The RNA shown here (Bacterial RNase P class A) has 376 nucleotides and comes from a Desulfobacterales bacterium. Rfam family: Bacterial RNase P class A. By type it is a ribozyme. The gene name in the source record is rnpB. The source organism's lineage runs through Bacteria, Pseudomonadati, Thermodesulfobacteriota, Desulfobacteria and Desulfobacterales.
[in-house]
RNA sequence: AGAGCCGACCAAACGAUCGCGGAACGGCAUCCGCCGUUUCGAGGAAAGUCCGAACACCACAGGGCAGGGUGCUCCAUAACGUGGAGUCGCGGCAACGCGAAGGCAAGUGCAACAGAAAGCAAACCGCCCCGCCAAGGGCGGGGUAAGGGUGAAACGGUGCGGUAAGAGCGCACCAGUUUCCCGGGUGACCGGGAAAGCUAGGUAAACCCCACCCGGUGCAAGACCAAAUAGGGGAGUGCUUGAGGGCUGCCCGCCCGAGCUCCCGGGUAGGUCGCUGGAGGUGCCGGGCAACCGGCAUCCAUAGAUGAAUGAUCGUUGCCCGGCCCGGGGUAACCCGCGGUUGGGAACAGAAUUCGGCUUACGGACGGCUCUGGCC
Repeated sequence: AGAGCCGACCAAACGAUCGCGGAACGGCAUCCGCCGUUUCGAGGAAAGUCCGAACACCACAGGGCAGGGUGCUCCAUAACGUGGAGUCGCGGCAACGCGAAGGCAAGUGCAACAGAAAGCAAACCGCCCCGCCAAGGGCGGGGUAAGGGUGAAACGGUGCGGUAAGAGCGCACCAGUUUCCCGGGUGACCGGGAAAGCUAGGUAAACCCCACCCGGUGCAAGACCAAAUAGGGGAGUGCUUGAGGGCUGCCCGCCCGAGCUCCCGGGUAGGUCGCUGGAGGUGCCGGGCAACCGGCAUCCAUAGAUGAAUGAUCGUUGCCCGGCCCGGGGUAACCCGCGGUUGGGAACAGAAUUCGGCUUACGGACGGCUCUGGCC
């Protein structure tokens, strides 16, 4: 210098003017409300709503079935499908990354095309033996998985023996499986040894088996206050001996006339609460490889809106990119500047009950590590 891997960080700052939402205080106003001051006011993902919890209501004796989820081990945690440290496998020269990683030597099932044959194997070619015939060949019967061919996959590999030809048929070595023993590890597992049968194929994001976990719905949960109108219940009163209503300011009068008044209760509109006050952040110490846990100190415990505020403009400074100039290095191409000037740029994205994760989107700068090449 090039190519890569990993980790943690920032998400511009300050000022002025105008504006928006919440809270407190003060003033004005009968009320509705208005004004002023102070203070607070988005994120690393507020997103997707994918997991897990808190919380709320409903359901629920206990146990089982069904259904769903998870699936190497140990640990962490309120919990998790998350995280940490490991094991094994795969990828990469490496740093490192990835893994739905229990069981198919429990049972059942499945496998396109090709191929003779795809699962208590199989004979297309070839090889070997026997028989027959029109005989250097052909036909028929049998043996054979060593060789060829097909396939993603054909029932261990190499060698020697053996045989008509062959074959774990026998033997030696190697690979693998199961069981047992010894050693290490909490464990997954690792190292070593013995025996067996000679070898058991793939597929469980196929049914299934095994182990563990799981009730449902979500703040539009839910709690409270509560109109108008129309239903419900009760009491009183009235139904031609006329309640009540209309004409009206009142009385008389005229007309209509079977309801009228009060109380209670449920629901709706609307409103209030839930509603923001911790499984918290930072620092130090201690335990632990780590995730994390404990103690002490300290900080904030303060967005809480409901068609939904958190913004706009200007100035200064900083950051990044490009041009020009200046300074330095170099023979040069070119490089450096924590120099100047000028032009441009600043992403993804906006809380809606809260929290722990995961995933996805996205700008910048930093540190550590690996490999390759060059120079000293």